[in-house]
Molecule: Glycine riboswitch aptamer
């Protein structure tokens, strides 16, 4: 000096669903209360398989994912937010 994977409370640019729902109140989707809905901030769950341990070689305990699932949290005009993807930025191994 190069700088794959790969981390990051950076920055741009993309980014789904579901109620502008009813009662009453408020300057105001303001705040109470009811009903339906939605999954992509955050949280829980686990089949197969993998791996580890046990052992009577057949099972048994443990552990382990996710846009799957629940729907606590959150959300249903716009706007915020929004997993996630993409560019750049950074951080540091590898590697040449």
């Nucleotide at each position: 000096c190069u700088g794959a994977u790969a981390g990051c409370a950076c920055u741009u640019u993309g980014g789904a669903g579901a109620a502008g729902u009813c009662u009453g109140u408020u300057a105001a989707a303001u705040c109470a209360g009811a009903u339906g809905c939605c999954g992509a901030a955050g949280g829980g769950g686990c089949a197969a398989g993998g791996c580890g341990g046990u052992u009577u070689u057949a099972a048994c305990c443990g552990u382990u994912a996710a846009u799957c699932u629940c729907u606590c949290a959150g959300g249903c005009a716009a706007a915020a937010g929004g997993a996630c993807a993409a560019a750049g930025g950074u951080u540091g191994u590898a590697u040449u």